[in-house]
The prediction has a mean pLDDT of 75. The RNA shown here (Fluoride riboswitch aptamer (crcB RNA motif)) has 62 nucleotides and comes from an Actinomycetes bacterium. Of the family's consensus pairs, 100% are formed in the model. Rfam family: Fluoride riboswitch aptamer (crcB RNA motif). The family has 289 seed sequences and 2,293 matches in Rfam 15.1. Taxonomically the source falls in Actinomycetes (Bacteria, Bacillati, Actinomycetota). It was read from a public genome assembly, where an Rfam model found it.
RNA sequence: GUGACGGGAGGCGAUGGAGCUCGCCGCGACCGCCCCGAUGGGCUGAUGGCUCCUGCUGAUGU
Numbered sequence: 001g002u003g004a005c006g007g008g009a010g011g012c013g014a015u016g017g018a019g020c021u022c023g024c025c026g027c028g029a030c031c032g033c034c035c036c037g038a039u040g041g042g043c044u045g046a047u048g049g050c051u052c053c054u055g056c057u058g059a060u061g062u
Base pairs, nucleotide, nucleotide: 010025011024012023013022016053017052018051019050020049021048032043033042034041035040
């Protein structure tokens, strides 16, 4: 110096945050679904999972 294996800091898991946990990436992981030739239009969900906070929407009552 090169190659192989293993691992760490760190990051990611369709809309914010906290704890636990799972998986993945470790310069990549990841960035939902449907319709349309395209511009565009429509729908669900704040979690990968569990427990919460906040935000959003609707109904009812005062």